[in-house]
RNA sequence: GGCCCUUUCGUCUAGAGGCCUAGGACACAAGGUUUUCAUCCUUGCAACCGGGGUUCGAAUCCCCGAAGGGUCA
Numbered sequence: 001g002g003c004c005c006u007u008u009c010g011u012c013u014a015g016a017g018g019c020c021u022a023g024g025a026c027a028c029a030a031g032g033u034u035u036u037c038a039u040c041c042u043u044g045c046a047a048c049c050g051g052g053g054u055u056c057g058a059a060u061c062c063c064c065g066a067a068g069g070g071u072c073a
Base pairs, nucleotide, nucleotide: 001072002071003070004069005068006067007066010026011025012024013023018056028044029043030042031041032040049065050064051063052062053061
């Protein structure tokens, strides 16, 4: 340098054009339970890598860029 893949709450992940005001698990916070801790229950917190395009409508499709990974030379 060519080609391919990935990027979503703090972490892991669901999502395949409208049911997404983006769901779940763990973590964290508050409350309940407990003599205390742990467990368990309830509630809360918090995310679509950036820009542009297509579309009535984009996390989702397309283009450019960024970061990471694989492969070929």